[in-house]
Context: one part of a larger RNA
RNA sequence: UGACGGGGGCUCGCACAAGCGGUGGAGCAUGUGGCUUAAUUCGAUUCAACGCGAAGAACCUUACCGGGACUUGACAUGUUGGAAGUAGGAACCCGAAAGGGUAAGCAACGGUAUCCAGUCCGUAACUAACACAGGUGUUGCAUGGCUGUCGUCAGCUCGUGUCGUGAGACGUUGGGUUAAGUCCUAUAACGAGCGAAACCCUUGUCUUUAGUUGCCAACAGGUAAUGCUGGGAACUCUAAAGAGACCGCCGUCGUUAAGACGGAGGAAGGUGGGGAUGACGUCAAGUCAUCAUGGCCCUUACGUCCCGGGCUGCACACGUGCUACAAUGGUAGGUACAAAAGGAAGCAAGGCCGCGAGGUGGAGCCAAACCUGGAAAGCCUAUCCCAGUUCGGAUUGAAGGCUGAAAUUCGCCUUCAUGAAGUUGGAAUCGCUAGUAAUCGCAGAUCAGCCUCGCUGCGGUGAAUAUGUUCCCGAGCCUUGUACA
Numbered sequence: 001u002g003a004c005g006g007g008g009g010c011u012c013g014c015a016c017a018a019g020c021g022g023u024g025g026a027g028c029a030u031g032u033g034g035c036u037u038a039a040u041u042c043g044a045u046u047c048a049a050c051g052c053g054a055a056g057a058a059c060c061u062u063a064c065c066g067g068g069a070c071u072u073g074a075c076a077u078g079u080u081g082g083a084a085g086u087a088g089g090a091a092c093c094c095g096a097a098a099g100g101g102u103a104a105g106c107a108a109c110g111g112u113a114u115c116c117a118g119u120c121c122g123u124a125a126c127u128a129a130c131a132c133a134g135g136u137g138u139u140g141c142a143u144g145g146c147u148g149u150c151g152u153c154a155g156c157u158c159g160u161g162u163c164g165u166g167a168g169a170c171g172u173u174g175g176g177u178u179a180a181g182u183c184c185u186a187u188a189a190c191g192a193g194c195g196a197a198a199c200c201c202u203u204g205u206c207u208u209u210a211g212u213u214g215c216c217a218a219c220a221g222g223u224a225a226u227g228c229u230g231g232g233a234a235c236u237c238u239a240a241a242g243a244g245a246c247c248g249c250c251g252u253c254g255u256u257a258a259g260a261c262g263g264a265g266g267a268a269g270g271u272g273g274g275g276a277u278g279a280c281g282u283c284a285a286g287u288c289a290u291c292a293u294g295g296c297c298c299u300u301a302c303g304u305c306c307c308g309g310g311c312u313g314c315a316c317a318c319g320u321g322c323u324a325c326a327a328u329g330g331u332a333g334g335u336a337c338a339a340a341a342g343g344a345a346g347c348a349a350g351g352c353c354g355c356g357a358g359g360u361g362g363a364g365c366c367a368a369a370c371c372u373g374g375a376a377a378g379c380c381u382a383u384c385c386c387a388g389u390u391c392g393g394a395u396u397g398a399a400g401g402c403u404g405a406a407a408u409u410c411g412c413c414u415u416c417a418u419g420a421a422g423u424u425g426g427a428a429u430c431g432c433u434a435g436u437a438a439u440c441g442c443a444g445a446u447c448a449g450c451c452u453c454g455c456u457g458c459g460g461u462g463a464a465u466a467u468g469u470u471c472c473c474g475a476g477c478c479u480u481g482u483a484c485a
Base pairs, nucleotide, nucleotide: 001485002484003482004481005480007479008478009477010476011475012474013473015469016468019432020431021430022429023428026323027322028321029320030319031318032317033316034314035313042053043052064309065308066307067306068305069304070303073132077131078130079129080128081127082126088106091102092101093100094099108123109122110121111120134298135297137296138295139294143292144291145287146286147285148283150281155194156193157192158191159190160189161170162169163168173186174185175184176183200275201274202273203272205243206242207241208240209239210238211237215232216231219230220229221228246269249263250262251261252260253259325425329384330383331382332381333380334379335378341372342371343370346365347364351360352359353358391422396417397416398415399414400413401412402411438461439460440459441458442457443456444455
């Protein structure tokens, strides 16, 4: 100087407390361990692995296993040589395919005056040999890059100067204050940098400009109905430029300070809400399987191709979720209101067929125009009457649909039948402070097909509680002790 302490002081955080809802019990989905296996490819392992890499394993992917094949190779560059019935395509034979083989006929580009695939030359392609390719083999404890984490915590440092023999200290400490090393003040310090803040995006209010594909208040026309039409530019909205919030104003407190509390005005008040943004460093943290890369290793195989299987196995254990156990509910009928996003090998309307999944057909739309598209909880009416039920939907049987060469291992969906566990969950444990939790649907990426809020977004409805900092956990500053470095 740090680190540590079941030392002290001050302070903060959904850390506790106060509340609300869960997990832990059930069934299923999903990941992991284990077991099994020819293989169940590999990585990730406290917080910070376990719906993680994977924004989608039937084949492919695919790295694993079995079998069948290839050996300058699936891919790149180069050197030397070779061949005209030579390469190649098509056809035929063997084969599961990859691959191997075969007589005749077809037979690349440019040049050489022309014809010609044409013997000559060159290129491409092929072939032989050689350099080499190739490796998801190994080392993340050789590395770059990227990332997690403490933590959006308020810290981490430097120059000059001063003090100390020196390691170092001061500055960065004290008193206040702040979300903040934020600012004020005191002061052997005076300044500065990286962080904090601000600048950026979005959301909340208003103004101006603009008015189609969006809008419709007034006027006119029209309809069974609809901005449908003339028209309008007010409103909504769209999207560009501005305004607006700064403790600016008033009062009180405060060291005449920084600032705090209350009030006014205001759409918004003290960082308005949300996002992006992550200091010096820590964990030899993670990744050699995104990529790149040193060393080591393989080179008729640890490379490459193909078919089939596996990654989906199942006495079990754990994590994360979904659906429930019901009446604040289930079922049936009627009825209302979103936002955001996507669409050309695409989204697909009306119509017709089917109980339905879906089929048929193809108006319109490269989209503020057309389509996906019905939002669902909600509201109204009826019924059920507290039951393992009209709760719950697992499992299983049958019949179908869709995608795709292909759905058995191993997809999703529909209909009918079947109707399991489950009556609110031990010890323990998690999330959340407001448009939040809870609850309700919708969309998207990946994608032929395939998702239960898996993930990323979007809106609808919409709470409770916070007396406070004694305690648990983590963190910051000061101080103290130390057999630690």

Small-subunit ribosomal RNA, 3' major domain from a metagenome, 485 nucleotides, folded computationally. The coordinates come from a structure-prediction model, not an experiment, and the mean pLDDT is 81. The RNAcentral record of the full RNA draws on SILVA.